Transfer RNA from Danionella cerebrum, 72 nucleotides, folded computationally. The coordinates come from a structure-prediction model, not an experiment, and the mean pLDDT is 80. Rfam family: tRNA. Rfam describes the family as follows. Transfer RNA (tRNA) molecules are approximately 80 nucleotides in length.
RNA sequence: GUCUUGGUGGUGUAGUGGUGAGCAUAGCUGUCUUCCAAACAGUUGACCUGGGUUCGAUUCCCAGCUGAAACA
Numbered sequence: 001g002u003c004u005u006g007g008u009g010g011u012g013u014a015g016u017g018g019u020g021a022g023c024a025u026a027g028c029u030g031u032c033u034u035c036c037a038a039a040c041a042g043u044u045g046a047c048c049u050g051g052g053u054u055c056g057a058u059u060c061c062c063a064g065c066u067g068a069a070a071c072a
Base pairs, nucleotide, nucleotide: 001071002070004068005067006066007065010025011024012023013022018055026044027043028042029041030040031039048064049063050062051061052060
């Protein structure tokens, strides 16, 4: 340099053009316990950036940023 692929809560990850963005973990609160831990219940928090298509975009397209792999 070319090409492929990924970017989703603090962390790991699923997901689909339609309005509840899920799960695990984490934080916080409560119950329980002599206390802690564990368990249970509740709660907090997310679609990389910009543009386009569309009635509607996290999803499709383009560009950028960034990670990874391959080739040269």
Overview:
The sequence is in RNAcentral, with records from ENA and Rfam. The organism belongs to Danionella, within Eukaryota.